[in-house]
This is a predicted structure of a 1375-nucleotide RNA (small-subunit ribosomal RNA) from a metagenome.

């Protein structure tokens, strides 16, 4: 529901409404998801053997019958779901007959098959049939991920014939026949995955991806199956099996959100159990209409895209506050406040759509419009070291923390945390994850391979790739035109619509592809023909360690025999093991055996590489040159494959002289499983077989063509006596262009091109593990990952370094002289001690140093006692005293008492003192690794740099190197350099000589005076000297050598000779060298103390060790007496003569001197004479006792000196080590500073006497230049390797254990389908039952693949400052 019979209700009796059932159509669309699938699944383009409900179209028909089944009634079963029996009944439900234009089958004779009616006469249906549209099924070409550590797969497999089956071709299925089919252009297997239009990115080519939207496919709890139907093997249908959930009366049943909402779980994470069918679309229906979580809307989420707002203008005492500060100011900042103005969004009130054509509006009182109030409600996030836009303060102190990479943080952090300020983006911002880009870092566009990663060890050769000249043909590649297709959306362009935009919409372009067709024919390809230049053959010459086999030879080593001969030989850095009196080594003769082949021999030869070396013979491969006769592209390369392939190694059998892993012994050494030595076995040799690797290297694949020259050599040709020029083929050197990161290569390319092959893609893990292949084994081939690092690496540069080289220098060695180290003492240091023994300096470059002078002071340390704006200074205010003197207490500082009661100035004010307030003081407290200044050292070494030019991509070089020369980067010559600076030298001081000037305090030759004597006096300037100015020395002259610079000559001359001697003078820099305790100073720290004052103590300690010195050990001496000669200094708080006293230190007195005048002051060694006579002494003087002196408030801790007495060690110093080259060493005295005095033997000066030696540069040390190597650059005090020990991490093996998916075999086997059927049933078609086949699932089993786990075990990586050695980098100490 306009097919049917009922039921219920209403009725105007015409009928209407509702409804279970029968029947029709639709539930195969729409919606969801991406598990599976590497496939005709998808994309694209074709094809033939098909189907098709609804729709359009053509033609013809729509006839006659029949039997049922639901509903319903009756009777049952069950908890339920549901269901059984009997009976009645309708249809467009079911069945049969007739008819057949067209249709289907056919052996061409023939055979077969249809329908449904309803009705108010409009129409809607039904059956057959024709054509179409749209849709669907099937087939094919091409395209579509990774792995070869998956290489063979396949029996319905491939094809044929004949059947069956299907809508339809077909092994789709079956029977028979044949033995095929696929695969290196990647089959099979394994892993992963829905495909596409598109999306993201990119200049593109590509790379990644497949959400939303659209096309296709697959799936619907898992697996199997069919039924119905036009269409399904069907998301909201059926049957079976399995898992799970639910109901149950335990007998049995029910279910499938990957539809829309929603729930739980999981998770870093993803929404409302909304409104409506109003629009668009779909299904059914004649229609009204019904259904529609498709769809249209609304809700949630800054998830994305787009648009908008959070106010605008004016506003400087540049307010306050904050931050910084050089304390002035700057900045936040016109920012705020304030004044004026506007109203988007939001809020309130009013109107109010389009979407709908007549009606119908979920959205929705929404969009939009009008009015009103009022700046009113509306800004955050990240960053500020570089990359990368944006900076300061505080806090912290390798902590806390940051970090994308580099890297920040250890007391001045633009890097952590905070603040102020600034930068960026903005309703967002930052982080994390993913993809592409940058990345030419997989290179088609568009890379490489000698040394950075990378050429196969070499050849032959298969497939493949590529291929000489000419002609014709074809038209596959190629190219041009046309046609078809390349869905829409998207991207792009031009318009249009929402106020703009995002968004939507119209048209165009594009879609680089595929197919069909017609032309073109240069090139490539196919086919055919021809050619000779590539390649090969032939002929004639040539060289050669090319190969294999056989034989022969001499020298040497070793062994054996014999002779001579005697005590060693051998070996090493030195030795020893070893051999030898049983006769070695040495030497002579004879013999044996094995291995290797001196000279020739040469960046010479040959070979594909490995490799090949006496001579002869046999066999044999290749190459080169010449002639140009023959073939006619026969060529090049070469994945797989095959062959060859050093040494070592392995097997079997020989051989074994020498050498020699392992092994033994001797040495060396801390050790020495090494280097060295003595022995010595495998092996080395031969035959046969295996292994198949090397720094198998030219670290350079093969072939072809082209691209300046010079030179040497091997073979050949031509010419030829040689010499010599030329050609070809090799082997070398230098170079042009070019290439290369550079060094370099450079016709033998690493140049310019072409073809083919191999290989590479950061370092380590690792050429390892697993798997497979090969091998007797050893092992070889192929060959990862986890994890870890931010590098590893190449070439070159500058340094530094070397147990590398060359040249040179230095008291560096050597040659000498004298010391130290032994003794005693002095002094400094370490250590120890102490209340304190203040601090610093610590290889050279600390240690007689700061300190050129610690009894107090110094003094910084300790103990005790005191002070707190303080012991000192400046400014300000007030006052006028203060100082001094006396007394008392006290260890003193200090306190108390008494006395004294200002000065200059007209004034202002000032001086001084006291008190007060503040700014401020004070610190020998820390940091010399925050610093200045100063200093040490390399080193008085000869170096260090710059400008311009040139060379190099650059770092950088050149100059500055080279040949000479010098003390010297000194000078000369040469030179892509030319100049210049700081250093060297010179200028300065001193000393040696002369001249001039000057002549006191110095001097005295001549003259004069005087004295015992003295420059004492007059005088003099000659001399010495003094102190000022000059001269002088420059390789200037000569000889020799040399280009020159220069060197040599005992040269000349000269006082001085090649820088005459000495000093001052210290380049760029190094050592984070030293000093915060000279001074200055940033930061930090203390402030009734880490400041200041005072007394006492300490710096002076003392089992010990070291440095630097003094005095000695004696006769070149000690002692005594006598006697000679300096220089340079110092002196008024001083030096002090002389005289007196004292043994003396010294005391008393005191002339002279502010110094060429006086004094210290005596010089000493020396010389002369005497004595001592080799001894612990007449050496040596320590130590100690006693007595004195001096300084000073004060000599106890803790001074110096004197006298007397005492009289220690020590008889020349181990290992080792220092200074010095000429007026030096050695030795002798003398002065000064500091200072009251002095521990001074120290330091700094001065003179006297006064040597020896240097062949020379091999060695030690230090330095300079050039060169070389380097894995070093904090630079050799560097770097760095391995075992072991500890922690952590990932990973391999492993007796096994537990899983996973796929396949094989066997057993079982549901539903269904197919086949058969004798039983049952129906009027019949048929159905049921039974049997068989097939099969999901289940079970059993043997292997394979893969994952997890596993006692134990193997290596690997990372980690702190562990242990042992010292392997590599230099000649790395054994290349």
């Nucleotide at each position: 529901a306009a097919a049917c019979g009922g039921a219920u209700c209403c009725u105007u009796c015409g009928g209407g409404a509702u409804u279970a059932g029968u029947g029709g159509c639709g539930g195969a669309c729409g919606g969801g998801u991406g598990a599976g699938u590497a496939a005709c699944a998808c994309g694209u383009g074709g094809g033939a053997a098909c189907g098709u409900g609804c729709c359009u179209u053509u033609u013809g028909g729509u006839u006659c019958g029949g039997a049922a089944c639901a509903a319903c009634u009756c009777a049952g079963g069950g908890a339920a779901a549901c269901u059984u029996g009997a009976g009645c009944u309708a249809a467009u439900a079911c069945c049969g007959g007739a008819u057949a234009a067209g249709c289907c089958c056919u052996u061409c004779g023939g055979g077969g098959g249809a329908a449904a009616g309803a009705u108010u006469u409009a129409u809607c249906g039904c059956c057959a049939u024709u054509a179409g549209a749209g849709c669907g099924g099937c087939c094919c070409g091409c395209g579509u991920c990774u792995g070869a550590u998956u290489a063979g797969c396949u029996a319905g497999u491939u094809g044929g014939u004949g059947g069956g089956g299907u809508a339809a071709a077909g092994g789709c299925c079956c029977a028979c026949c044949a033995a095929g089919g696929c695969g290196a252009c990647g089959a099979u297997c394994a892993g992963u995955a829905g495909c596409u239009g598109g999306u993201c990115u990119g200049a593109g080519a590509g790379g990644a991806u497949g959400a939303u939207c659209a096309g296709c496919c697959a799936c619907a709890u898992u697996g199997g199956g069919a039924c119905u139907g036009a269409g399904a093997c069907a998301c909201g249908g059926c049957c079976c099996a399995a898992a799970c959930u639910c109901c149950u009366a335990c007998g049995g049943g029910a279910g499938g959100c990957a539809g829309c909402a929603g729930u739980g779980g999981g998770g870093a994470a993803u929404c409302u159990u909304g409104c409506g069918c109003a629009a668009u679309g779909g299904g059914c229906g004649a229609a009204a209409g019904c259904c529609u979580g498709a769809c249209g809307c609304a809700g949630c989420c800054a998830u994305g895209c787009c648009g908008c707002g959070u106010g605008a203008a004016u506003g400087a005492u540049g307010a306050a506050g904050g931050u910084c500060u050089u304390a002035g100011g700057a900045u936040u900042g016109u920012a705020a406040a304030a004044u004026u103005c506007u109203u988007u969004c939001g809020c309130c009130g009013g109107g109010g759509a389009c979407g709908a054509u007549a009606a119908u509006g979920a959205c929705g009182g929404u969009a939009c419009c009008c009015g009103g109030a009022g700046a009113g409600g509306a800004a955050g996030c990240c960053c500020c070291g570089g990359c990368u836009a944006a900076c300061u303060u505080c806090g912290u102190g390798c902590c806390a923390g940051c970090a994308g990479c580099c890297g920040c943080g250890g007391u001045a952090a633009u890097a952590c945390g905070a603040a102020g300020g600034g930068g960026g983006c903005u309703a967002g911002c930052g982080u994390u994850g993913c993809u592409c880009g940058g990345a030419a870092u997989u290179a088609c566009u568009g890379g490489g391979c000698g040394u950075a990663a990378a050429g196969g060890g070499a050849g032959c050769g298969u497939a493949g790739g590529c291929g000489g000249a000419c002609u014709g043909u074809u038209a596959a590649g190629u190219u041009a035109g046309a046609g078809g297709u390349g869905a829409a959306a998207g991207c792009c362009c031009a318009g249009g619509g929402c106020u703009c935009a995002a968004c939507c919409u119209u048209g165009g372009a594009a879609u680089u592809g595929c197919c069909u067709u017609u032309g073109a024919u240069a090139c490539u390809g196919g086919c055919a023909g021809u050619c000779u230049u590539g390649a090969g053959u032939a002929c004639g010459g040539a060289a050669g360690a090319g190969g294999u086999a056989u034989g022969u030879g001499g020298a040497a080593c070793u062994c054996c025999g014999a002779g001579u001969g005697u005590a060693g030989a051998g070996g090493u850095g030195a030795a020893a093991u070893u051999c030898g009196u049983a006769g070695a080594u040495a030497u002579u003769c004879g013999g044996a055996a094995g291995a290797a082949c001196a000279c020739c021999a040469g960046u010479g030869g040959c070979g594909a590489a490995g490799g090949c070396g006496a001579c002869a013979u046999a066999c044999u491969g290749g190459u080169c040159c010449g002639u140009u006769a023959c073939u006619g592209a026969c060529g090049c390369u070469g994945a797989g494959g095959c062959u060859c392939g050093a040494a070592a190694g392995c097997g079997u059998g020989g051989g074994g002289a020498g050498c020699a892993a392992a092994c033994a012994g001797g040495a060396u050494u801390a050790g020495a499983u090494a280097c060295c030595c003595u022995g010595g076995u495998a092996g080395u040799c031969c035959a046969c077989a295996c292994u198949g690797u090397a720094a198998a290297c030219g670290u350079u694949g093969a072939u072809u063509a082209c691209u300046c020259g010079c030179u040497g050599u091997u073979g050949g040709c031509g010419a030829u006596a040689c010499a010599c020029a030329g050609c070809c083929a090799g082997c070398g050197g230098c170079u042009a262009a070019g290439c290369g990161c550079a060094a370099g290569c450079g016709a033998u390319a690493a140049g310019u091109a072409a073809u083919c092959c191999a290989c590479c893609u950061g370092g380590g893990g690792a050429g390892u593990a697993c798997g497979c292949c090969g091998g007797c084994a050893a092992c070889g081939g192929u060959g990862a990952a986890a994890c870890u690092c931010a590098a590893a690496g190449g070439a070159a540069u500058u340094g530094a370094c070397g147990g590398g080289g060359g040249u040179c220098c230095g008291c560096a060695c050597a040659a000498g002289c004298g010391g130290u180290g032994g003794a005693g003492c002095a002094u400094g240091u370490g250590g120890u001690u102490u209340a304190a023994u203040u601090c610093g300096a610590u290889g050279a470059u600390a240690c007689g140093c700061g300190a050129g002078g610690a009894a107090c002071c110094u003094u910084a340390c300790c103990u005790g006692g005191a002070c707190u704006a303080g012991a000192a200074u400046g400014c300000c205010c007030u006052u006028g005293a203060c100082c001094g003197a006396u007394c008392c207490a006290g260890a003193g500082a200090u306190g108390g008492a008494u006395u004294u009661u200002u000065c200059c100035g007209c004034a202002a004010g000032g001086a001084c003192a006291a008190g007060g307030a503040g700014c401020a003081a004070g610190g020998u407290g820390c940091u010399g690794c925050a610093u200045g200044g100063c200093c040490g050292u390399c080193g008085u070494c000869a170096g260090c740099u710059c400008g311009u030019g040139c060379c190099g991509u650059g770092a950088g070089g050149u100059g500055u190197u080279g040949g000479g020369u010098u003390a010297a980067g000194u000078c000369c010559c040469g030179c892509a350099a030319c100049g210049a600076g700081c250093g060297c030298a010179a200028c300065c001081c001193u000393u040696a000589u002369c001249u001039u000037u000057a002549g006191u305090u110095g001097c005295c030759a001549g003259c004069a005076c005087g004295u015992a004597a003295u420059g004492g006096u007059g005088g003099g300037g000659a001399c010495u000297c003094u102190a000022a100015a000059g001269g002088g020395a420059c390789u200037g002259c000569c000889u020799g050598c040399g280009c020159a610079a220069g060197c040599a000559g005992a040269g000349a001359g000269g006082a001085a000779g090649g820088a005459g001697g000495g000093g001052a003078u210290g380049a760029c820099g190094u050592c984070a060298g030293g000093u915060c305790a000279u001074c200055a100073u940033g930061g930090c720290c203390c402030u009734u103390a880490c400041g200041u004052c005072c007394a006492g103590g300490g710096c002076u300690a003392c089992a010990c060790a070291c440095g630097u010195g003094c005095u000695a050990c004696a006769a070149u001496g000690g002692c005594g007496u006598a006697u000679a000669c300096a220089a340079a200094g110092u002196g008024u708080u001083g030096c002090a003569a002389g005289c007196c006293a004292g043994c003396g230190a010294u005391g008393g007195u005191g002339a002279g001197c502010c110094a060429a005048u006086c004094a210290c002051a005596a010089a000493a060694a020396g010389u002369a004479c005497g004595u001592c006579u080799c001894a612990g002494u007449u050496c040596g003087g320590a130590u100690u006792g006693c007595a004195g002196g001096c300084u000073g408030c004060a000599a106890c801790u803790c001074g110096c000196c004197u006298g007397c007495a005492u009289g220690a060690a020590g008889u020349u110093g181990g290992a080792a080590u220092c200074g010095c080259u000429a007026g030096u060493a050695a030795u002798c005295g003398u002065g000064c500073a500091u200072c009251a005095g002095c521990a001074a033997u120290g330091g700094c000066g001065c003179g006297g006497u006064g040597a020896a030696u240097a062949c020379g540069u091999u060695c030690c040390c230090g330095g300079a230049c050039c060169u070389u190597g380097u894995a070093c650059a904090c630079a050799c005090c560097g770097c760095c390797c391995g075992u072991c020990a500890a922690g952590c991490g990932a990973u391999g093996g492993a007796a096994g254990u537990c899983g996973g998916g796929a396949g094989g075999a066997c057993c079982u086997g549901a539903a269904g389908a197919c086949a058969g059927u004798a039983g049952c049933u129906g009027u019949a078609a048929g159905g049921c039952g039974c049997u068989g086949u097939u099969u999901a699932g289940g079970g059993u089993u043997a292997a394979a693949c893969u994952g997890a786990u596993g006692a134990c075990u193997g290596g690997c990586g990372c980690u702190a400052a562990g242990u042992c050695g010292a392997a590599a980098c230099a000649a790395g100490g054994u290349a």
RNAcentral holds the sequence, with entries from SILVA.